[in-house]
RNA sequence: AGAUAGAGGCGCGGAUGACAUGAGUAGCAUCAUUCUUGAAGGCAAGCAUGCCGAAUGAUGUGAAAGGGGAAGUCCGCCGAAGUGAACGAGAAGAUGCUUCUUCUUGUUUGCUGGUACAACGGUUAAGAUCCGUUGUACUGCCGAAACCGAUGUUUCGGAGCGCUAUCUUA
Numbered sequence: 001a002g003a004u005a006g007a008g009g010c011g012c013g014g015a016u017g018a019c020a021u022g023a024g025u026a027g028c029a030u031c032a033u034u035c036u037u038g039a040a041g042g043c044a045a046g047c048a049u050g051c052c053g054a055a056u057g058a059u060g061u062g063a064a065a066g067g068g069g070a071a072g073u074c075c076g077c078c079g080a081a082g083u084g085a086a087c088g089a090g091a092a093g094a095u096g097c098u099u100c101u102u103c104u105u106g107u108u109u110g111c112u113g114g115u116a117c118a119a120c121g122g123u124u125a126a127g128a129u130c131c132g133u134u135g136u137a138c139u140g141c142c143g144a145a146a147c148c149g150a151u152g153u154u155u156c157g158g159a160g161c162g163c164u165a166u167c168u169u170a
Stems, first nucleotide, its partner, number of pairs: 001168006009078001011077006019068001027061009041052003044099006081112013113139010141158007
């Protein structure tokens, strides 16, 4: 240097999933009032086309998606994986073009050893979740120093481009 196999533990990712939230919201029906007469306005933005009259209130009826997820089980794993940036691809947002937004995904690259908790910031309908930063604690690994009978303890430093084992090559 390369190959293979492994370890860390409230370890990582995914699937399933009652249920809660979303929400007494959107929509629908009826009624009332106001505005309008091929117009304004709405359908993410511009142009074109197309479609729908619009708003508010009352009463009745009343969802869904995205997001979350107990207990447990299953699958794949140990840069597991997460996240930022750049450049692409796909889907949705009435249709076409241009753009934008959201979601998914590919390549390259930066950052993070892992977990828990707290604060702050972001995400979000949501202090639900997730992400980031900072702090604290715990924990695995490597190195240095001191102590030590010790393979132990303490302190400091480091980062997964790490650590352990085996094999091969120099």